About this RNA
A computed fold for a 390-nucleotide part of an RNA from a Gammaproteobacteria bacterium, annotated as large-subunit ribosomal RNA, domain III. The prediction has a mean pLDDT of 82. The source organism's lineage runs through Bacteria, Pseudomonadati, Pseudomonadota and Gammaproteobacteria. It matches the Rfam family "Bacterial large subunit ribosomal RNA".
Context: one part of a larger RNA
């Protein structure tokens, strides 16, 4: 300058607690705000901010504070299946020999790393102050080893198949979710009217398992014979030829729906102890539970129809033989036993906890998607939830 600009976008009021003090804690009525989010849930980041009916306000906090992502103690993270490690490759990246180069060094071949992609298997419900697909409780499930019984060509860094994929558009079949009936509970009062075609709640359940539908593929499915290809071989694919057998079959693939799981859970209320009558704690008993309509952006679906610019790889998995090995070993069912270790996991995550010096009108990848109106995730009200932004 100056006690001057500011004190950061939605809004607060009453009543009560606590305290040395309350416009701002804390709990309650009522207001007001968001409601493709200002709700939930993951990825990244951050790293203890997470909870405490423990303490406490120096300073931090754009004012006060008894309150806080502050300050001090003390707890808190639990996995055969959720993701990582593993197996497998991709752009790329190291690279033993090896090529260049005076030399640092550069290339790169075999191999060996390298997800943002591929590769086994769990869900429902309770439960803590704070975890939970991790803890319990019920019900499932996948590999893997090691015994027995039973039957028996097994074997690979090779070889085939398969894994295996684009864009665009259109039709269907269902289902999440809604909504209305019906069906249980409860209520009815200090209003102008209402016992009725009131009014409020509520009507739920999952993986597996067994079935095998709607649709999709299929002009092939088995058998034999042969075979300059498949760097060797091969009973495997591939070619060719014959024979049955179906012309929409036989096989594959499939949502969903029904049955089980469930004599289970959970449930609106109702009730009982504790406690101060209050917050709230903890046990108990427990109705209904059926139909229709609607309808996805989710499933079938990597489907189907079109179009060119012709749209990853290796592995796991099927299958074939070579070396080799012989009834031991391996292989394949079926039955019992064991194992499935290590890391992650708290809690924020459209933000006061990330990235912007701040408790910053800015920026952040994905999932979720209630009602009324409406084409519509526009826009307005609003639900469940969260808020009122010091």
């Nucleotide at each position: 300058g100056a006690g001057u600009a500011a004190c950061g976008u939605a809004a607060g009021a009453g009543g009560a607690g606590u305290g040395a003090a309350a416009g701002a804690c804390u709990c309650c009525u009522c207001c007001g705000c968001c409601g493709a989010u200002a709700g939930u849930c993951c990825a990244a980041g951050g790293u203890u901010u997470c909870c405490u009916c423990g303490c406490g306000c120096a300073a931090c906090g754009u004012u006060a504070a008894u309150c806080g992502g502050c300050g001090c103690a003390g707890g808190g993270u639990g996995a055969g299946u959720c993701g990582g490690c593993c197996c497998c490759u991709a752009a790329g990246g190291u690279g033993a020999g090896g090529c260049u180069g005076a030399g640092a060094a550069g290339c790169g071949u075999a191999a060996u790393c390298g997800a943002u992609g591929g590769g086994a298997a769990a869900c429902a419900g309770a439960u803590u102050a704070a975890u939970a697909u991790u803890u319990c409780u019920g019900u499932a499930c996948u590999u893997u080893c090691u015994a027995u019984g039973a039957c028996u060509g097994c074997g690979a860094a090779g070889g085939g198949a398969g894994g295996a994929c684009g864009g665009a558009g259109a039709a269907g079949g269902c289902u999440a979710g809604g909504u209305a009936c019906g069906c249980c509970c409860a209520c009815g009062g200090u209003u102008g009217g209402u016992a009725g075609a009131g009014u409020g709640g509520g009507u739920u359940c999952a993986a597996g398992c067994g079935u095998g539908u709607a649709g999709g593929c299929g002009u092939g499915a088995u058998g034999g014979u042969u075979u300059a290809g498949g760097c060797a071989a091969a009973u495997c694919c591939g070619g060719a030829c014959c024979a049955u057998u179906a012309u929409u079959a036989a096989g594959c693939u499939g949502a969903g729906g029904c049955g089980u799981g469930a004599u289970g859970a959970g449930g609106a209320g109702c009730u009982g102890a504790c406690g101060u009558u209050a917050a709230g704690u903890u046990g108990g008993c427990g109705a209904a539970g059926g139909u229709a309509u609607u309808g996805a952006g989710g499933c079938c679906a990597u489907g189907c129809u079109u179009c060119c610019a012709a749209g990853a790889a290796a592995a796991g998995u099927c299958u074939c033989u070579a070396a080799g090995c012989g009834a031991u070993a391996g292989g394949u069912c079926a039955u019992a036993g064991g194992g499935a270790a290590c890391c992650g996991u708290a809690c924020u995550g459209g933000a006061a906890a990330c990235c912007g010096a701040c408790a910053c009108u800015g920026g952040u990848g994905g999932a979720c998607a209630g009602g009324u109106a409406g084409a519509g995730a526009a826009u307005a009200c609003u639900a469940a939830g969260g808020c009122g932004a010091u």